[in-house]
Context: one part of a larger RNA
RNA sequence: CGCUGCAGAUUUGAGGGAAAGUCGCUCCUUAGUACGAGAGGACUGGAGCGGACAUACCUCUGGUGUAUCGGUUGUCACGCCAGUGGCAUUGCCGAGUAAAGCAGCAUGGAAGAGAUAAACGCUGAAAGCAUCUAAGCGUGAAACUCGUUUCAAGAUUAGAUCUGCCGGGGACUCGAUCCCCCUAAAGAGUCGUUCUAGACCAGGACGUUGAUAGGUCAGGUGUGGAAGCGCAGUAAUGCGUUAAGCUAACUGAUACUAAUUGCUCGUGCGG
Repeated sequence: CGCUGCAGAUUUGAGGGAAAGUCGCUCCUUAGUACGAGAGGACUGGAGCGGACAUACCUCUGGUGUAUCGGUUGUCACGCCAGUGGCAUUGCCGAGUAAAGCAGCAUGGAAGAGAUAAACGCUGAAAGCAUCUAAGCGUGAAACUCGUUUCAAGAUUAGAUCUGCCGGGGACUCGAUCCCCCUAAAGAGUCGUUCUAGACCAGGACGUUGAUAGGUCAGGUGUGGAAGCGCAGUAAUGCGUUAAGCUAACUGAUACUAAUUGCUCGUGCGG
């Protein structure tokens, strides 16, 4: 820009996919049967377990986790002690929430239908026989067409459903004409708070009729027993107060802070 008024949602599926399609093992039965002199030893049918691959996820296991907690060395600072902070690869070390993610977890390949290939048949002439073929009718494969999944109405054949919205007057040379007044609808954008969304853009949530982010409170999780004081000990230190103190990204609540107010686009019933 188009889709013949505009807008917001929900969809159908013509047609596509550089989507899927996989490979094994064990056991049971058929059956110690067919086969084979014997030794040995099936097809078929069923049940289960795996490899690789694909998709989704983070409850569990494990790793990362320089925003959390603790231990500790050197040095500097806060006047000193005590307690803290800075720097040294995050100084080094022990753990670890959220998050993303695989080595973790879950699911999948199917069943079935159609038409077939090689092949196997039925009926059956030409050719009194025979013959799956010439007429006719069947069986038959991971391949083909469906079935599964995903994109999809620019499918210009531009589809469907639901919902919302939209004024008067006048003129003549009567036209998809011109003029005047009124009105900017539904909705969208801009802007802001943001996100499990993201390079940007886009997309999702929210904007006071509000829990969108921060803060605060409560909880959870993690760390592992704070400081101060008391007691014991010459002291290092230990014990008690005390499952303490602190706690990121998590969960819930709460308008305390910030999402203010506006502006722009979009018109007026559709030849």
A computed fold for a 271-nucleotide part of an RNA from Rhodoferax sp., annotated as large-subunit ribosomal RNA, domain VI.
Its Rfam family is "Bacterial large subunit ribosomal RNA". Its family is annotated with structural constituent of ribosome and ribosome in the Gene Ontology.
The source organism's lineage runs through Bacteria, Pseudomonadati, Pseudomonadota, Burkholderiales and Rhodoferax.
The coordinates come from a structure-prediction model, not an experiment, and the mean pLDDT is 88.